[in-house]
RNA sequence: GUCGGAGUAGCUCAGUUGGUAAGAGCGCAGGACUCAUAAUCCUGAGGUCACGGGUUCAUGUCCCGUCUCCGACA
Repeated sequence: GUCGGAGUAGCUCAGUUGGUAAGAGCGCAGGACUCAUAAUCCUGAGGUCACGGGUUCAUGUCCCGUCUCCGACA
C1' cells in the first nucleotide's frame, strides 16, 4: 500500500428484515437476609451506539468519508 473483520454501559458481548423505552452477564451503589462475611434476592445509577456527513416519516442497523484496533497479502 491492497483486501477483510471489529468499534454499543467500567469489562465481555447481544441487538434478527430500519419501527414503538437501547439491552444481558459480570462489576459498582443502596437495601433485604445473617451474630458477621460470602452466597442468594430486590432496587438503582451508569450510554455522544468511535467521529463527521448523507438517505429516510423514522437509523445502533443502509450509504460515503475519517480515526483506532486485529488479521491476510504485498

Notes:
This is a predicted structure of a 74-nucleotide RNA (transfer RNA) from a Nanobdellota archaeon. RNAcentral holds the sequence, with entries from ENA. Its Rfam family is "tRNA". The family's RNA type in Rfam is transfer RNA. Its mean pLDDT, the model's own confidence on a scale to 100, is 82. The source organism's lineage runs through Archaea, Nanobdellati and Nanobdellota.